The RNA shown here (transfer RNA) has 73 nucleotides and comes from a Deltaproteobacteria bacterium. It matches the Rfam family "tRNA". It is annotated as a transfer RNA. About the family: Transfer RNA (tRNA) molecules are approximately 80 nucleotides in length. Lineage of the source: Bacteria > Pseudomonadati > Myxococcota > Myxococcia.
[in-house]
RNA sequence: GGGCCGUUAGCUCAGUCGGUAGAGCAUCUGCCUUUUAAGUAGAGGGUCGCUGGUUCGAGUCCAGCACGGCUCA
Numbered sequence: 001g002g003g004c005c006g007u008u009a010g011c012u013c014a015g016u017c018g019g020u021a022g023a024g025c026a027u028c029u030g031c032c033u034u035u036u037a038a039g040u041a042g043a044g045g046g047u048c049g050c051u052g053g054u055u056c057g058a059g060u061c062c063a064g065c066a067c068g069g070c071u072c073a
Stems, first nucleotide, its partner, number of pairs: 001072007010025004019056001027043005049065005
C1' cells in the first nucleotide's frame, strides 16, 4: 500500500424490507427480609465513531476520514 470485518447505553451485544433505538448484566428507587444477599416491581442512562451525500424520512443506502482486528504483498 491492497482486500475483508467491526465501531449502537457504564459493559457484552441485538436491531428484518429505510419509518424517529432495544435486551441482558451493572447503577438507582420501592416492596420483601431483623440486616445483607437472593427474589420482585419500576426508574434513569444514547444524537448509533466523525464529516458529507441520497431521501419526505438514515443505526440501516452511498462517499471520504479515524480507530481496532484479520489477511495479501